[in-house]
Background
This is a predicted structure of a 387-nucleotide RNA (Bacterial RNase P class A) from Pirellula sp. The coordinates come from a structure-prediction model, not an experiment, and the mean pLDDT is 75. Its Rfam family is "Bacterial RNase P class A". It is annotated as a ribozyme. The organism belongs to Pirellula, within Bacteria. The model forms 94% of the base pairs in the Rfam consensus.
RNA sequence: CUGGGGAGUUAGUGCGAUCGCUUUGCGUCAUGGCAAAGAGGAAAGUCCGGGCUCCAUAGAGCAAGGUGGUCGAUAACGUCGACCGGCCGCAAGGCUAGGGAAAGUGCAACAGAAAGCAAACCGCUGGGCACCUGCUCAGCAAGGGUGAAACGGUGGGGUAAGAGCCCACCAGAGCUCAAGGUGACUUGGGCUGCUAGGUAAACCCCACCUGGAGCAAGAACAAACAGAACGUCAAUUCACCAGCAAGCUUGCUCGUUGGUGAGUGGGCUGCUGCUCGCGGCCUCGCACGUUCGGGUUGAUCGCUCGACGCCGUUAGCAAUGACGGUGCUAGAUAAAUGAUCGCAGCGCUUCGGCGAACAGAACCCGGCUUACGAACCCCCCAGGUCU
Numbered sequence: 001c002u003g004g005g006g007a008g009u010u011a012g013u014g015c016g017a018u019c020g021c022u023u024u025g026c027g028u029c030a031u032g033g034c035a036a037a038g039a040g041g042a043a044a045g046u047c048c049g050g051g052c053u054c055c056a057u058a059g060a061g062c063a064a065g066g067u068g069g070u071c072g073a074u075a076a077c078g079u080c081g082a083c084c085g086g087c088c089g090c091a092a093g094g095c096u097a098g099g100g101a102a103a104g105u106g107c108a109a110c111a112g113a114a115a116g117c118a119a120a121c122c123g124c125u126g127g128g129c130a131c132c133u134g135c136u137c138a139g140c141a142a143g144g145g146u147g148a149a150a151c152g153g154u155g156g157g158g159u160a161a162g163a164g165c166c167c168a169c170c171a172g173a174g175c176u177c178a179a180g181g182u183g184a185c186u187u188g189g190g191c192u193g194c195u196a197g198g199u200a201a202a203c204c205c206c207a208c209c210u211g212g213a214g215c216a217a218g219a220a221c222a223a224a225c226a227g228a229a230c231g232u233c234a235a236u237u238c239a240c241c242a243g244c245a246a247g248c249u250u251g252c253u254c255g256u257u258g259g260u261g262a263g264u265g266g267g268c269u270g271c272u273g274c275u276c277g278c279g280g281c282c283u284c285g286c287a288c289g290u291u292c293g294g295g296u297u298g299a300u301c302g303c304u305c306g307a308c309g310c311c312g313u314u315a316g317c318a319a320u321g322a323c324g325g326u327g328c329u330a331g332a333u334a335a336a337u338g339a340u341c342g343c344a345g346c347g348c349u350u351c352g353g354c355g356a357a358c359a360g361a362a363c364c365c366g367g368c369u370u371a372c373g374a375a376c377c378c379c380c381c382a383g384g385u386c387u
Stems, first nucleotide, its partner, number of pairs: 001383006008376003013344007021038006040358001044369002047367005052214004064210005069083005084098001085096004099205002104203002106199002121144002123140007152170006171195002173192008218301002221298003225294001227292006233285001235264010246253003265283007308327008346355003
């Protein structure tokens, strides 16, 4: 210098003026007023985990869902750190859902004889027939061919031809021993010819984890309206109509229930200040009072000081923890956090100007994922060149 890999930081235009909004504080008898604070790195998706709240809950099991190398971090996690194994890369480094396929079931396009325990298309060997090539029976799986994948590899022995059929070495598997490591695992030795295919983010098996619903959770207050319980009340007489029951002289009598009307009494009220009188309304009623009470509506709390931020020291490879100091930084409820102008900076420019992303709190935290504009810095690897 070229190419590549990894990690991180900074802010997410600044200042001023005018008008306006939300919250808090101050002030006023009250209104006007004054002051302070007022979105994010992802506030997003709502995908995990926790706090908090209510309900449920003896214990155990089943079901359902989730997680899946080891050790650690943490309030917890499916997150994070370090390490182990596998795969990719010359390397720096990257990816990894990474328990079990020797419990069982299933699946595998096309090609191929055959895709799982046996099988044989070409082929090789022997017997028989024919004798010019061939046909047939038996053996074989070494060679060829197919495929992403075909049941260890190389060499030798062996054989009619072959084959772990036997042997040596190599690779793997199982069993076992030793050493190292907290562990995943690593390294080395011995025995067994054992060679067993893939797939479990397919069913399944194994181990471990998980109660449900969510701030519209939930708490307490007020109002009107259903409902329930208890209590209070001045009623009474007659007529008619209807239903039911009883009696007998069979169409009447009597009892009772409901409705309508009238009278007497009572309450309230108008003429009217009082008495009389006259009128209206009510008079066991969906009446009045007390207590309880459900949802609805309204306003209050929950609500923001918290596993919080910053600085320093310290333990640890790290994630992270401990200690000390310091700071207070939205809390709205259909939802405030805005608009306009000027100056400066940034980018583009045809010098007139134009542009500035993704997106906006809604109980609060820890993560993950996704979206997005810009600037800066550090470390490492490979190749080339110069000193």